[in-house]
This record gives sequence, structure tokens and C1' cells, in this order.
RNA sequence: GUGAAGAAAAACCAAACUAUUUGUGAAAAUAGGACGGAAAACUUAUGGAUCUCUUUAAUUGUAGAGAUAGCCGAGCUACCUAA
Repeated sequence: GUGAAGAAAAACCAAACUAUUUGUGAAAAUAGGACGGAAAACUUAUGGAUCUCUUUAAUUGUAGAGAUAGCCGAGCUACCUAA
């Protein structure tokens, strides 16, 4: 130095909920707020999963369009440093 790992310290993010706004909706943004997080940074024709809307069908379903990266996984980038 690199890879792996995560004791300590510094730094970081921000669940639920509330207010305002946007959207048919899932949900998103801002502010407050902290459940938690070793990537809870980023990436959705980039594999699954869950959810919403539309179409069609008697209903599940099929097809199309979307939402969730703090659902899992994958890719990729990054702070510190004991064992």
C1' cells in the first nucleotide's frame, strides 16, 4: 500500500411519527425527530421480492407503466484503525 475485518475514537446517514407540498396511487420532497445502520453513499432493461395504477377477462391471472436501494442479492465508490 492492498484485501479482509470491526474494539475504540472522529465523522456520516436517518425509521416510526408530526407539519407543509406533489402524485389517481404505491410513494416522494422539505423541516422537525431518532428506530436503527460498517456503506442505511450511488446504480432498478441490473437478478429476485413486495406494493400501486391502467388494460383485458366473470374472478384469480396476463400484458404495460410506475413505487420501494432503510426488502434481499449484485455491481461500484468511500472515513478511521486495535486484534